Predicted 3D model of a 121-nucleotide RNA (SAM riboswitch aptamer (S box leader)) from Chthonomonas calidirosea T49.
RNAcentral holds the sequence, with entries from Rfam and Ribocentre.
Its mean pLDDT, the model's own confidence on a scale to 100, is 85.
Its Rfam family is "SAM riboswitch aptamer (S box leader)". About the family: The SAM riboswitch is found upstream of a number of genes which code for proteins involved in methionine or cysteine biosynthesis in Gram-positive bacteria.
The same sequence occurs in records of 2 taxa.
NCBI's taxonomy places the organism under Bacteria, Bacillati, Armatimonadota, Chthonomonadia, Chthonomonas calidirosea.
[in-house]
Formats: sequence, C1' cells, structure tokens
RNA sequence: UUCUUAUCGAGAGCGGUCGAGGGAGCCGGCCCAAUGACGCCGCAACAACCACCUGGUUUUUCGGCCAGGCAGGUGCUAAAUCCGGGCAGAGGUGCUUUGGCACCUACUGCGCAGAUAAGAG
Repeated sequence: UUCUUAUCGAGAGCGGUCGAGGGAGCCGGCCCAAUGACGCCGCAACAACCACCUGGUUUUUCGGCCAGGCAGGUGCUAAAUCCGGGCAGAGGUGCUUUGGCACCUACUGCGCAGAUAAGAG
C1' cells in the first nucleotide's frame, strides 16, 4: 500500500505535558476548544476481533459451529463512523398546464468513503 471477510445507534476518564486549532479528506451543517481542546506520555477503565482454556455438537481426528471463561496481541474511552452529499422508497411544504416538477427531513434500505480486527499478496 492493495485485496478478502466480519463489525461499526452498546460500553468506558483521570493526571502530566503542549499551546491553537480540532471532530479522516472536499462541500454544507452542527459541535468541542485558553475553565486549555487536538496530539503525546503515564495510570486506570471499557470491550472481546485474534490467541489461549473448558464444555457441548457435527461420524473419530483435523476442521467447523454453539455456549462459557481468561485478558496474552490489538483496539477503544464527546456527540450514531456527530449528521448529510449518490441511488431507491417514505413523510412534509410549495408550484402546477393535474402529466408532474422543485425543495425540505439526525425517516428507511442500499451504495460510496472511512475506522478496527483477522487473513492473504
């Protein structure tokens, strides 16, 4: 850096340091931030993807699946991945030549992009 698979409305903060932006990127919105954000470091917490352990199940093994445990490798600790952007639908408003058109909505599904884990190149 690319690909594949799975998940993404749950959960969990203090201290030190730094000093101006930050919430991935572009646009729009909304929010966080000198009562010090973001980042970094330490500790703590959360979670349970992988590893490991136990039991069950599938024809024995391997392997798979289910349930539980643990916390070694990661991850994570404002807000739904903060929301929207594309397509389809739903609801609403306006206009209308009654065929429809335009706009709006933290409404629904899919998609795009992204994050994390595991695997492959």